[in-house]
Notes: Transfer RNA from Elusimicrobia bacterium RIFOXYB2_FULL_48_7, 72 nucleotides, folded computationally. Its Rfam family is "tRNA". Gene Ontology term of the family: triplet codon-amino acid adaptor activity. The prediction has a mean pLDDT of 83.

RNA sequence: GCCGGGUUAGCUCAGUGGUAGAGCAACGGUUUCGUAAACCGUAGGCCGUGGGUUCGAUCCCCAUUCCCGGCU
Repeated sequence: GCCGGGUUAGCUCAGUGGUAGAGCAACGGUUUCGUAAACCGUAGGCCGUGGGUUCGAUCCCCAUUCCCGGCU
């Protein structure tokens, strides 16, 4: 330099056009003499960035940041 994949909650990841979810973690509660475990609940996201298409974009298209892999 070229090609491909990834970028979504603190972490690991879902989500194939109609206002974004799970598990773990955090916080609160129930329970316990107390802790852990278990159970119930709460909060946490301008979906990496900038454009385009569309009535409407996390999703489709273009460019780009960063990460991983391959080729030279």